Record summary: This is a predicted structure of a 72-nucleotide RNA (transfer RNA) from Auricularia subglabra TFB-10046 SS5. The prediction has a mean pLDDT of 81. RNAcentral holds the sequence, with entries from ENA and Rfam. Its Rfam family is "tRNA". Its family is annotated with triplet codon-amino acid adaptor activity in the Gene Ontology. The family's RNA type in Rfam is transfer RNA. About the family: Transfer RNA (tRNA) molecules are approximately 80 nucleotides in length.
């Protein structure tokens, strides 16, 4: 130095360019248990920065950062 994937809660995983960005788990808090775990009921957390396209972007495009993988 060049090519390529990938970047969404604390951790994993969805999200045809148009809904309050879903679940799971993990926290909190309640209910049940002598307690604790289970269960079950509620809650609070997220689109990797910037910039473009479009009426409208997590989703396209560009460039930047990280992170894996290949060449040299």
């Nucleotide at each position: 130095u060049c090519c390529u994937c990938u970047g969404u809660a604390g951790u994993c995983u969805a999200a045809c360019g148009g809904c309050u960005a879903a679940g799971a788990u993990a926290c909190a808090u309640g209910u049940c248990u002598u307690u604790c775990a289970c269960a079950c009921a509620u809650g609070g957390g997220a689109c990797c920065c910037g910039g473009g396209u479009u009426c409208g972007a997590c989703u396209c495009c560009c460039g930047g950062c990280a992170g894996g993988g290949g060449a040299a």